[in-house]
Predicted 3D model of a 1406-nucleotide RNA (small-subunit ribosomal RNA) from a metagenome. The sequence is in RNAcentral, with records from SILVA. Model confidence (mean pLDDT): 83 of 100.
């Protein structure tokens, strides 16, 4: 997808045809479902006609009609219902019956004579609550009985014997005997027809025979006797499940699943048993008995059986009316009329299914309104609606009546077509879905919540997946969901799969059954093939034709039914029987190699122990040690001796064996293989379920043995611990004999056999050939390697196949649970073999790819280490952070890559939803609209901390003008759009930035290789700072990076000399001036360096090493420059920006406070601890900067900070400006000091509205810690570290010791890559891919689920033994009573089986 006897949810107009208790074969109230015949019989009673009689109430006769109950006949064994049981007493198909029956029906032959006895009904009496019954009397028949007759019947070889009948009624129907037919059955044979071996043995009437009984009939069907058989791995027996079939569903088919309705068969009728009657039953609405249940009862006893049609209760997800009629079809009885018929025909209920129809049609664009979306333009809903026009299906109301009726007439429960009329769009649309699979998407709400979900999965603030709306998609009186079956699923593979590594080859052999089997020939004809015949019910399916308006539905015909049986042929193949052959297989002869096996004997080396000698202090062991051992003499060494185990070298992808396995030498016995000869047999073969045997190590039993080694165990170490790794000891064991165990990554993870299919090369064992041979060639067997084709998912394999084929065996079917539980079996035990399920997950797995990672490997690099120098970590202080505190201590940054960071400067301001308090509302800021007003600006008063609030004074400007006014501009007021937000989200973003890292990498095009992911290029050999360059090369090229181009600096040339410079000249002095361009310098343009030259090395390369020249040499030094990307790195508080939030506040203004708060911790720094120093005095040498709200000289005052004052300078001119270390001289003399300067006091200075919180500076005084700093850790390879000062930005001032620059003085060490850290390339492993901060294992805590064990407890089914023994058949019996065999239910007993439950317990899943 298709399907269904379906159910549930939402919805629901009509009709036709079907269909509807699948569960409790649970219980049933009520009604109906089997009767009929008076033409078989007697008769109560009733009615009609008629006669007699009458007391007029009646009584009685005859005839006719009806007829209760009863006798008798036929029917009731059919029809109808269910599927409990049944795995075969069933069913299906095909046969058999010489082993049988058959009422009614058809047909044929013959017959129907004569007598008799009862009995129900009825009458009388009686018992009983009822149901029923007893006795007596008497009656009929188509009831029953006797006699006669008797073949064509029955029995029998025959002779012979035996057997029947019913009448009623007048067109006829019956009765009896026999034959035939038809219909319907009985019995029987073969084949087929579920699961389970965790059921392997079953059976005593069992199997057969003889005889008898019984039956319609064969038969152990039953009985007596005899024999000991019968069934079973082709699955007996047991257990579980189940009615079977035609068919039905699905499927291309083969199959798989199923057995509703309809049809055939079987079986059942409350449960169990039994017979009677009858043609037929062991009988659904008959009988008897037992049991359970229900009902009635007078308690003594009785009655009942819906699995018939309706209906009811119960249980259940779930399944209908206590309807109409015998009109049709059919059945029973009857001569018939007819009666009966819940069979049947119809109607009702249920969208339960299939089929058909409708819910309007045409036109209609201002593309209406409304809805939804929007980029605000519009789009969409949408010709959809409205409007206009139309027809009248279905439904509603009315009329009409064909037809179902066949048959001349009559007969319709029910249905009622075609047709006519009325009326009006009126009465008639929903359901599911819209992330992918899969047709169809947007907005809002929600915020891992609520929820969805078939699988993957969705939801944590922008959800196409939840909910809603709009829109769309699909189907449509339905649509979805659930359940089940088939399909897809080649996912049990017959068609049509696999087993090296994904699940899967048995550990190996021998061999039984079985399966398969060489060449040739003859016969048979079982398989096989062909023809014919029979059958394969109907219905169904298919085709075709036809009937209902169509379809569903129904009818006719054909085909099909792939099957089974019979028969006639064929003989290639398979098979059977017979004959022959030699290539398979085996035997024989000759030779060969070998750790093949078993047993015995022998040997040397080593080891350990013992004895003795030498010797004299350690030995031993380890990463380092210790335990141990040794002066009672070890270790070492020599000699002798004892013992046990193992067999060095040879030794080798070498040999042998089936595998496990086998290694000193010799001997004995013994198995197999190979080669040659081609001598013999003549298919004797291959495989192999079960079975049997072998089977490493460990382990077990008994007895030996024990040198070494060595589980357990002891000790020493290591370690956080160390039940380990290391060391010292050491018991089982290892060894032998005998017996068990039976498992291994028992592996080539590759079962055995046979045949075929390119090559090359090596080895082992043979044979042949070449004149000889150390060489070459041919061939057989075995062992390896590389590889063609092919195969394979790939890795790989590839004559030793995983290739191509055939034969046989074993095994697999998602992961876990689990090789577990349970059962069985084996074992002394350990344990082995066989071997599940519940439950749970959506994966588990293979091979390969790219990365990442590794306490993997190789190569290489970096202040990475090492070698050095100086620090940090200890002190005090500064500064940042955490924490704490607080009304608030605003926010951000957090390993490297946060922490003197944003902040190049928080007293107010800055400054922020930081806090407290006071205020404002179109707002501090932008644009626009409307109204009304005014110049704007400005001034003043009051309150107030200010902001602000209230009030007041002055009063518009420009242009046009018809002088009425209009327009524009500006300001504030009112109102509205809006402004505003350092509010949130850096995990929605842009931009910018950090980091890996200035590391050498990152990619592309084309080509090639691979199924593909991808690879190659980019690898390899060199080389480089470099993926730099060269060589090589299935790659060839290219791009972004590296380098270069740019700036500064180092040398020099030219040009130009002012504010710079001054050699020579002038000037009293100062480059001050004249003068000069030489020099310094300035700033423009150039030159110079390119491995260019030489030598060596290297591959003749790239390049490297050394040298020359040169200011500079191999990128000269420094800077700017930062590939593809990584870290959801940082920043919404620079800026920009989506979404969200806020709008008398999270916006704006103001005052004060806070950001500076201090038990503690961390980072970064400054100053020190002193003599290479401190202090004092003296006098030298820079560079780079800044300066107008500025830098400020000389001068004066002040100890000083500073003040006064102001020359000069918008700067190569003036100023800041003193450079400091260094140098020279002097003092200090190793001390908490003349070190160090914190802290504090006093007095001052400066900036600023303001210096309290909370600024800087000065002077005097005070004089803390600190004597070089634990673990640890940072920077630096040359003008570098270290050290010394100078300047700048920010800035009113400053907390700057910070930051950014500048120059002065100026080292040491290394020339290595073992290690630490990080990085690059190649390679390797991987169960990682969020990528090792990964993944992941086990216990434990809590919860929950299913299962196992368990003292026991409960229930059930079947059988067994015994007891009892109803009804009843049968037997005995005088056909009487009674008894006997068998016999259901019941009782007792033992054992096994199944299910449920069980304190506790065990593992398992989540």
């Nucleotide at each position: 997808u298709a399907a269904c006897g379906a159910a549930c949810g939402u919805u629901g107009g009509c009709g036709g045809c079907g269909u509807g208790g699948a569960u409790u074969a649970g219980g049933c109230a009520u009604g109906c479902a089997a009767g009929u015949c008076g033409a078989a019989c007697g008769a109560a009673u009733c009615c009609c006609u008629u006669g007699a009689u009458u007391u007029c109430g009646g009584u009685u006769g005859a005839g006719g009609g009806g007829g209760a109950a009863g006798u008798g006949g036929c029917g009731a064994a059919a029809g109808g219902g269910g599927c409990a049981g049944u795995a075969a007493g069933g069913c299906a198909u095909a046969g058999g019956u010489u082993a049988c029956c058959u009422a009614c029906c058809c047909u044929g032959u013959g017959g129907u004579c004569u007598g008799g006895c009862a009995u129900a009904g009825c009458u009388a009496u009686c018992c009983u609550a009822a149901c029923g019954g007893a006795u007596a009397g008497g009656u009929a028949a188509u009831u029953c009985c006797g006699g006669a007759u008797a073949a064509u019947g029955u029995g029998g070889c025959a002779a012979c014997a035996c057997c029947a009948a019913a009448g009623a009624g007048u067109u006829u129907c019956g009765c009896c005997a026999c034959g035939g037919g038809a219909c319907g059955g009985g019995c029987u044979u073969a084949u087929g027809u579920g699961g389970u071996a965790u059921u392997a043995g079953c059976u005593u009437g069992u199997u057969g025979g003889u005889g008898a009984g019984g039956u319609a009939a064969a038969g152990g069907c039953u009985c007596a006797c005899c024999a000991a058989g019968g069934c079973g791995a082709a699955g007996a027996u047991g257990c579980c499940u189940a009615g079977c079939u035609g068919g039905u569903g699905u499927g291309a088919g083969a199959g798989c699943a199923u057995g509703a309705c309809c049809a055939g068969c079987g079986u059942c009728a409350c449960u169990g048993g039994a017979a009677c009657u009858g043609a037929g039953a062991c009988a659904c609405u008959g009988u008897c008995c037992a049991g359970a249940c229900u009902c009635c009862u007078a308690c003594g006893g009785g009655a009942g059986g819906c699995u018939g049609c309706a209906g009811u209760c119960g249980a259940g997800a779930a399944u209908c009316u206590u309807c109409g009629g015998c009109a049709a079809u059919g059945g029973g009885c009857g001569a018939a009329a007819g009666c009966c018929u819940g069979a049947c025909c119809g109607a009702g209920c249920g969208a339960c299914g299939c089929c058909g129809c409708g819910u309007g049609u045409g036109u209609g664009a201002u593309g209406a309104a409304g809805g939804c979306c929007u980029u605000c333009g519009g789009g969409u809903u949408g010709u959809a609606a409205a409007g206009c026009a139309c027809g009248g299906u279905c439904g509603a109301g009315g009329g009409g009546g064909a037809g179902a009726a066949a048959u001349c007439a009559a007969u319709g429960a029910u249905c009622g077509a075609u047709c006519c009329c009325u009326g009006g769009a009126g009465g008639a649309a929903g359901c599911a879905c819209g992330g992918g699979c899969u047709g169809a998407g947007u907005u809002c709400g929600u915020g891992c919540c609520a929820g969805c979900a078939g699988c993957c999965g969705c939801g944590g603030u922008a959800a196409g997946a939840c909910g809603a709306a709009c829109c769309g998609u699909g189907c449509u009186a339905a649509c979805g969901u659930u359940g089940u079956u088939c399909g897809g699923a080649a996912u049990c593979a017959c068609u049509g799969g696999g087993c090296u590594u994904a699940a899967a080859g048995g550990g190996c052999g021998c061999g039984u059954a079985g399966g398969c089997g060489g060449c040739u020939u003859g016969c048979c004809a079982a398989g096989u093939c062909a023809g014919a015949g029979g059958u394969g019910a109907a219905a169904u399916c298919u085709u075709u034709c036809g009937g209902c308006u169509u379809a569903a539905c129904c009818g006719g015909a054909a085909a099909a039914g792939u099957g089974c049986c019979u028969u006639u042929g064929a003989u290639a193949c398979u098979g059977g029987c017979g004959g022959g052959c030699u290539c398979g297989a085996g035997g024989g002869a000759g030779a060969u190699a070998g750790g093949g096996g078993u047993a015995g004997a022998u040997g040397g080396a080593a080891c350990u122990g013992g004895u003795g000698g030498u010797g004299g202090a350690g030995c031993g062991g380890u990463g380092a040690a210790a335990u141990g051992u040794g002066u009672u003499g070890a270790u070492a060494u020599c000699a002798c001796u004892a013992g046990g185990a193992a067999c060095g070298c040879c030794g080798g992808u070498g040999g042998c064996g089936a595998a496990a396995g086998c290694g000193a030498u010799c001997u004995a016995c013994u198995g197999g293989a190979c080669c040659u000869c081609u001598u013999c047999u003549g298919a004797c073969g291959c495989u192999g379920a079960g079975g049997c045997g072998c089977g490493a190590a460990a382990g077990c039993u008994a007895g030996g043995g024990u040198a070494g080694c060595g589980a357990a165990c002891g000790g020493g170490a290591u370690u956080a611990g160390a039940u380990a790794c290391c060391c010292c000891g050491g018991u089982a064991g290892u060894c032998c004999u005998a017996g068990c165990c039976c498992u291994a990554a028992a592996c080539g993870a590759u079962g055995g056999g046979u045949a075929c299919u390119g090559a090359g090369u090596a080895g082992u064992g043979g044979a042949c050939u070449u004149a000889c041979a150390u060489g070459g060639g041919u061939u057989c067997a075995c062992u390896g390697c590389u590889g063609a084709a092919g195969c394979a998912a790939a890795a790989g394999u590839g004559g030793u196949a995983a290739g191509u084929a055939c034969c046989c065996c074993g095994c697999c079917u998602g992961g876990g649970g689990a090789g577990u539980a349970u059962g069985g079996u084996c074992g002394c035990a350990a344990g082995g073999c066989u071997g599940a399920a519940a439950c749970u997950c959506a994966a588990a797995g293979g091979a390969a790819u790219u990365g990442a990672c590794g306490g993997g490997g190789g190569c290489u690099c970096a202040c990475a280490c090492a070698a050095g120098c100086g620090g940090u970590g200890g002190a005090g202080c500064a500064u940042g952070u955490u924490g704490c505190u607080u009304a608030a201590u605003u926010c951000g940054a957090g390993u490297c890559u946060a922490c003197g960071c944003g902040a190049a400067g928080a007293a107010c301001c800055u400054u922020a939803u930081c806090c407290u308090g006071g205020g404002c509302c179109u707002g501090a800021c932008a644009u626009g609209u409307a109204g009304g007003g005014g110049a704007c600006c400005g001034g003043c008063u009051u309150g107030g901390a200010a902001a602000c609030a209230a009030g007041u004074c002055u009063u518009c400007u420009u242009c046009c003008u018809u002088c009425g006014g209009g327009a524009a501009g500006u300001c504030g007021c009112u109102a509205c759009a809006c402004a505003g937000g350092u509010g949130c989200u850096g995990c929605a973003u842009g931009g910018c930035u950090g980091u890996c890292g200035u590391c050498a990498g990152c990619u592309c095009g084309u080509g090639u290789c691979g199924u593909g992911a991808g690879a190659u290029g980019u690898c390899g050999g060199g080389u480089u700072a470099a993926g730099u360059c060269c060589c090589a090369u299935a790659a060839c090229g290219a791009g972004c990076g590296a380098a270069a181009c740019c700036c500064c600096u180092a040398u020099u040339u030219c040009u130009a000399g002012u504010u710079g410079c001054c050699a020579g000249c002038g000037u009293a002095a100062a480059g001050u001036c004249g003068g000069g361009g030489a020099c310094u310098c300035u700033a423009g343009a150039g030159a110079g360096a390119c491995u260019g030259c030489c030598g060596g090395u290297g591959u003749u390369a790239a390049a490297c090493c050394g040298g020359a020249g040169g200011a500079a040499g191999g990128u000269g030094g420094g800077g700017a420059u930062g590939a593809c990307g990584c870290c959801a790195a940082g920043u919404c508080c620079u800026c920009a920006u989506g979404g969200c939030c806020u709008u008398u506040a999270u916006g704006c203004c103001c005052a004060g406070g806070g950001c500076u708060g201090c038990a503690a911790a961390c980072g970064u720094g400054c100053u020190a601890c002193a003599a290479u120093g401190g202090c004092g005095u003296g006098g030298a040498c820079a560079a780079a900067g800044g300066g107008a709200c500025g830098c400020a000289a000389u001068a004066u005052c002040g100890c000083g900070a500073g003040a006064u004052g102001g020359a000069g300078c918008a700067a190569a001119u003036c100023c800041c400006a003193a450079a400091a270390a260094a140098c020279a001289c002097g003092c200090c003399c190793c001390a908490g000091u003349u070190c160090a300067g914190a802290u504090u006091g006093u007095a001052g200075g400066c900036u600023g509205c303001a210096a309290c919180u909370c600024g800087c500076c000065u002077a005097c005084a005070u004089g803390a810690a600190g004597u070089u700093g634990g673990a640890a850790u940072c920077g630096c390879u040359a003008g570098u570290a270290a050290u010394c000062g100078c300047a700048g930005g920010u800035c009113a001032g400053c907390u700057a010791u910070a930051c950014u620059g500048c120059g002065g003085u100026g080292a040491a060490u290394g020339u290595g890559u073992u290690c630490c850290u990080g990085a690059g390339c190649c390679u390797u492993g991987u169960a990682c891919a969020c990528a090792c901060c990964g993944c992941c294992c086990g216990u434990c805590a809590a919860g929950c689920c299913a299962c196992g064990a368990a003292a026991g407890g409960g229930a059930g089914a079947a059988g067994c033994g015994c007891c009892c023994g109803a009804a009843g058949u049968c037997c005995u019996g005088u056909u009487a009573a009674a008894g006997g065999c068998c016999g259901a239910a019941g009782g007792c007993g033992a054992g096994g089986c199944u299910c449920c439950u069980g304190a506790u317990u065990g593992g398992g899943a989540c």